[in-house]
Context: one part of a larger RNA
RNA sequence: CCAACGUUAGGGAACUCGGCAAAUUAGCUCCGUAACUUCGGGAUAAGGAGUCCCUGCGCUUGUGAUUUUUCAUUGCGAGUGCAGGGGGCACUGACAAGGCUGGCCGAACUGUUUAACAAAAACAAAGCAGAUCGCCAGGUCGAAAGGCUGUGAAUGAUCUGUGAGUCGUGGCCACUGCCAGUACCUGAAAUCCUGGUUCAACAGGCCUAAGGGCUGGUGUAGGCCGGAGGUAUCCGUAACCUUCUUAAGGUAGCGAAAUUCCUUGUCAUUUAAUUGGUGACGCGCAUGAUGGAUAAAUUAGGUCGGCACUGUCCCAACGUUGGACCCUGUGAACAUGCUAACCGGUGUAAAUGCCGGUGACUUCCACUGGGUCAAAAAGACCCCAGGAGCUUUACUGCAGUCUGUCGUUGUGGUGCAGGUUUUGUUGUGUAGAGUAGGUGGUAAGCGUCGACGGAGAACCGUGAGGUUUUCUUGAGCUACAGUUGAAACACCACCCAUCAAUGCUUUCACUACUAACUCGUAUUGAGGACAGCGGUUGAUGGGCAGUUUGGCUGGGGAGGCACACCCGCGAAAAGAUAUCACGGGUGUCCAAAGGUCGGCUCACUCGGUUCAGAACUCCGAGGUUGAGUAUAACGGCAAAAGCCGGCCUUACUGGGCUUCGAAAAAUAAGGAGCGCAGUCUAGAAAUAGUGGCGUAGAGAUCCUCAAUACUCUUUUGUUGAGAGUUUGAGACGCCAGAAAAGUUACCCUGGGAAUAACAGGCUUGUCGCGCCCGAUAGCUUGAAUUGACGGCGCGGCUUGGUACCUAGAUGUCGGCUCAUCCUAUCCUGGCUGUACAUAAGCAGCCAAGGGUGCAGGUGUCCACUGAUUAAAAGGGUUCGUGAGCUGGGUUCAGAACGUCGUGAGACAGUUCGGUAACUAACUAGUGGAAGUGUUGGGAGACUGAGUGGAAGUUCCCUUCAGUACGAAAGGAACAGGGGAACGCAGCCUCUGGUGUAUCAGUUGUCUGAUAAGGCAGGCUGAGCAGCUACGCUGUAAGUGAUAAGAGCUGAAAGCAUCUAAGCUCGAAGCACGCCGCGAAACGAGUCUCCCCUUUUAGGACGCCCGUAAAAGACGGGUUUGAUAGGCUUGGGGUGUAAGUCACAAGGUAACGAGUGAUUCAGCCCGCGAGUACUAAUAGUCCG
Repeated sequence: CCAACGUUAGGGAACUCGGCAAAUUAGCUCCGUAACUUCGGGAUAAGGAGUCCCUGCGCUUGUGAUUUUUCAUUGCGAGUGCAGGGGGCACUGACAAGGCUGGCCGAACUGUUUAACAAAAACAAAGCAGAUCGCCAGGUCGAAAGGCUGUGAAUGAUCUGUGAGUCGUGGCCACUGCCAGUACCUGAAAUCCUGGUUCAACAGGCCUAAGGGCUGGUGUAGGCCGGAGGUAUCCGUAACCUUCUUAAGGUAGCGAAAUUCCUUGUCAUUUAAUUGGUGACGCGCAUGAUGGAUAAAUUAGGUCGGCACUGUCCCAACGUUGGACCCUGUGAACAUGCUAACCGGUGUAAAUGCCGGUGACUUCCACUGGGUCAAAAAGACCCCAGGAGCUUUACUGCAGUCUGUCGUUGUGGUGCAGGUUUUGUUGUGUAGAGUAGGUGGUAAGCGUCGACGGAGAACCGUGAGGUUUUCUUGAGCUACAGUUGAAACACCACCCAUCAAUGCUUUCACUACUAACUCGUAUUGAGGACAGCGGUUGAUGGGCAGUUUGGCUGGGGAGGCACACCCGCGAAAAGAUAUCACGGGUGUCCAAAGGUCGGCUCACUCGGUUCAGAACUCCGAGGUUGAGUAUAACGGCAAAAGCCGGCCUUACUGGGCUUCGAAAAAUAAGGAGCGCAGUCUAGAAAUAGUGGCGUAGAGAUCCUCAAUACUCUUUUGUUGAGAGUUUGAGACGCCAGAAAAGUUACCCUGGGAAUAACAGGCUUGUCGCGCCCGAUAGCUUGAAUUGACGGCGCGGCUUGGUACCUAGAUGUCGGCUCAUCCUAUCCUGGCUGUACAUAAGCAGCCAAGGGUGCAGGUGUCCACUGAUUAAAAGGGUUCGUGAGCUGGGUUCAGAACGUCGUGAGACAGUUCGGUAACUAACUAGUGGAAGUGUUGGGAGACUGAGUGGAAGUUCCCUUCAGUACGAAAGGAACAGGGGAACGCAGCCUCUGGUGUAUCAGUUGUCUGAUAAGGCAGGCUGAGCAGCUACGCUGUAAGUGAUAAGAGCUGAAAGCAUCUAAGCUCGAAGCACGCCGCGAAACGAGUCUCCCCUUUUAGGACGCCCGUAAAAGACGGGUUUGAUAGGCUUGGGGUGUAAGUCACAAGGUAACGAGUGAUUCAGCCCGCGAGUACUAAUAGUCCG
C1' cells in the first nucleotide's frame, strides 16, 4: 500500500450524479394505530410499555404410583397467572431478527424476459372489442400421402387490437385497405367468324371469367382531425361578424408532461440560497380518446422531501486477519530490432536517439505510475469498396389464392338465343282507286271443294289499312287495257329483309338423374358429373427469392452541377493549362432572317418647315461606325457582312484531303475548311453559291418505323412471309449512351490518416488585450474620470478555416486527487495622479513571495443564487492529470413519449436502464543499499561549491486618539501591545481517539457438577504503553543590491533639469540571515590522531538486542557484561478472586437468587529500578 473487517471525540449528508456504502431498526406479549379505499385493505401503519434470576402460592392439562369405594397423598412433565425477593451499564444480554414516513411519475396486481453488461415503464395477464369459421369448417405444417388445432364443435377454435376496476370512448369514408353490388365500360386463352388466290404461319373481329373502372358500406380498419381579418364605453381580450378552404377541421379530458424547442416559461410553495420537487396557469414548437382521464392495493421500477441513524464528509486516527516485504521449495503469462538523461530548438508540424547547451562514477532493492504518442485487439465512430439482415406503391420473378377453358366427364328435361330446313306472314317517299320489296316468265288465273258482299274474332300496322279465320250469302272476282309513276299489279318461279311456326343442331341458363369420382356408422346411406386432380389462360401476389439503389465534392450528407457544349477573364505577350475561381450564354430560331444580282447608308447633332410643343414626319448640312448584325460575349463588317428590291433554292448528290474534337501513342459521334466530279441558280460577264458575319444549338450499337428500288431464303411455280443493301426519323442531358427504391443503433469484412469527429500544427476572420487619433460628457476645462467614428498591433483562451502526424487505436465531457508554470494583479506590499480636507473611493505604475475559501439547484464547464471574506483574479500545461479514481453526461445492444417516414426505421429532441481490464522491461521520480574512484591504509571532526524550503502568510482587537483633518457630520497614520485563522515542523504532559496487551460483567452451548476454560475478541463496560488530532509546543528582527517612485549636486543648452559624469533613499519582490541535503565539487577539499607491514591500525562475519528497520543499512551489547529473558520491587490497569463463615425473600424441611466479611482483593503489564539465574561461549575472515 491492497483486500476483508472492528472502534472512533464534536458535528450529522456539509459527501456525492444520487445517503452509493455503512449505521439505525429487529423476536414475542400488551396498549395504540391516520389519510385514502374497489370496504377486502392500508397495518407489523406510526408511536409506546414489558422481557433476566430466585422463592412461594394458584389455575389448565398429559402420564404414572399408593389407596382403591370415593375423598385424599405423591412422582415425572407441558402451559399459564399472581405476589414477594435479588443483581447488572445493559435481561429477545450471544446467534437469529423490518429503519420509518409524506408527495409525484409509470405499470392495476402474482407472473415473464436479453444463460454471460439492460429485470424495466418492455412482454404476459384477467377484462373489453373486432375478424374468419356450421365441421371434409377456419387456421396451420408438408411436394404429396398425411398430420396438428381435435377424436374438440360457436358458452368453441384461430387471428388481431387494447390491457384489472371506475367515468367516458367525439368528428371525418376524400385517400389506402376490407366488404357488398354492378345497367354500362374494360378485360386472356379456348370456341366461333373474317382476311390470308388453296393450305399454313400470321393478322383482325365477335363473345367473355376473375379482376379493374363505376356505385355503396365500413374507424375498438391503415389513418386524419385548418388559416386570415375585424369587432365590446380605459387598456387588454373577443361571446360576435366577415372571408378563404377541407373528407372532417381535435370534442370530453389532461397539459412546460417519460411529450415544451424557446426554457432555468410565469405565479405560488418547499430551502438561507433550488436548472430540482409539488400545486396552478396555457397560443399544447409537436397532448388527446394509435386508447383518454382517474384510482385503493402491489413494486429489488423512476423521482423529490422529512424523521431516525451513522467515518459519506469536515479530517482523519488506531487496531485485526490475509497478502505485499524477507527466507526455503516449485514455477507461468504478456511483451521483447538495437539501445536507453534533461532543457531549448529542429523536424511528417508532439524527439531517449538529430543540433546546441546542461547534467551524469558502476550496480542492486522496495515503492510511485509522468513518458516510452507503453502493451493488448489489422478502429466498432467517419469515409471508400464489398457483403448481409430488414422494409416498401424500387426492378424482375416464384409459391399461394381467385378465375375461364380442356381432360378425367356420363344420361335426360325446360327455357332464351344463334345457325339451318320447310311452311307462312309482312314490305306505305311523291303521284296513283291504293300499303307498288327486287328480278324474270306469262295473258290469263281463281271460284258451288263456295266468288263478291255483310257480321264477328285474332294478329300485324306507317292507324290509311292489310292478312288469316268462323258464321251468313250464293256467282262472280282479279289481272290485262287506261291513268299515275323510275318501276304496274292476276298467276308462276327465284331472290332480299322483318316476323311467326315447325324439324335438326349449337352455346348459355335452369332443373332432374346415377354410373365415373368423393365422403361415410360401409347401409338399400350422403354428395355427384360439381368438387378434387392434371394441362392451359388472365388477375392478384414482399408470403418468398434474386438484384439494383450514379458521379463530382476543401470528409460525407443536405444544397448545387462546376457531368455535353460556347464567349471573355484567370492564363504568367507562341500553343496548351486546374479549382463547388470570376462574369455570362446553349439544348433554339428563320422557306427567309438562305443564294445571287442591283441599289442604298446608319446612330447622333445642327438649321428649317410643321395642327407638332424638348421630343413623331419631311427638307438641307455634318456625320469612320458612336447604329445595325435572329441570339451571349469577343473578334469582324460602310459603293458592306448593315438596309431595300428583282429572280431563285447550292439549306444539292457522290468521292477525297486538312483541321478542331484529341491525351506519350491510338480514337468515335459531331463541327469547320479546301479541292474534284455531276447537276443547277443568279449575273452581260468576271464570278458567287456545299445554308444563316464567324465562334454554341448535339447522340453509337441493338430495335422499330419511313423512303427508294434491287438482291437473297422458302417453291415446280411466290400472291404472301422473312432477311439484307442505301438514306433518313424515333434517345440515351450521368450527353463514348445499364432496364433499377429505401433502411441498418442487430450489423459484418477488406481498406484509408488518400477523408471527418478529439487532441496537436499553421492561420486569426471571430475572440481577448493594448496603443494612436480625440468627437462627446465632466457647471468652466480633451486627457481625474468618460472615450464615439476610424487607424495600427499583440496574444494564441473562444469559435471558425485548413486537412500536415496519428484509422495493424494518440480512450471522449465534467468532478475528485496531485500539482507546476505565466501575468494582462483580485487581495496583501511599495508608489503616482485625482473633480485627493479626513475617511472611503476612482485611475495608473512596480511587483507573481504567499493567498484566492464554504454552500443551493443543475451531469455539467459556464452562468445564477445564499452567507462569509483581505480577496473569493484570469489563464497555460494532449481543453495538465482514467497502465491515478469516478462514470452523472455523451456515444452500442432493451424500452417509452413527441415529431418525421406507407414502411423498415430516424431525430446536436426528451426519458428509464446499461461489464471501466493490465503482475512495470527501459526512462523518470521518491526512498534504501553495495562496489569502485578520490595516488598507502584507517578513525574522528569539519569547510561549503551547489541545491531545496513560504516557513511563514493574512486578518481582528487595542494604545496612539475621539487626536491630526474638518463648519459639522465624521475621522486617520507612524510606532507599540494582545489575539485569531490558514500553512509548516516537532511532540504525547494534558484533553480525546484507538488500544483483537489486560481486567471485569454477561447470553447460548460444550468440557458430568463446582472451580476454571473453549467457541473467527460472542456481546457489553473500562483501559497501561505505543501510535495519534480534535490536543500541546515552536514558527522574529535585521543587512545588502534594486523596481516603480522620491531626491541632492549638475552640465550638454550661461537659465532650467533626479542624469549625461557623480551621490542619497526606496517594496510582501531579489541576495543573505533561518532550517535541511551536500567532497562523486574529476577543481573528488581541510584539520587532528593512529598504523606502517604479514598480520598491525582497523573492519566484517557470528551471537544477544533495539532509540533503528521491507531486504541491506543504522545504533547498542558481547562476561573487564545489566544487551535481552527470568526473578524481586516500584508504578500502572481492572475493581474486591477462590475458599470459608455469617446473613437472605420464603418454605414443615430439603433448598435458596443473592448480600456482607476475610479483601484497595485476585489477575495482568510491550513501563522504571535492582539482581548474572539463563543467553551473548568458542571462533572465522578481510585488511
A computed fold for a 1183-nucleotide part of an RNA from a Nanobdellia archaeon, annotated as large-subunit ribosomal RNA, half B. Rfam family: Archaeal large subunit ribosomal RNA. Rfam links the family to the GO terms structural constituent of ribosome and ribosome. The family has 91 seed sequences and 2,955 matches in Rfam 15.1.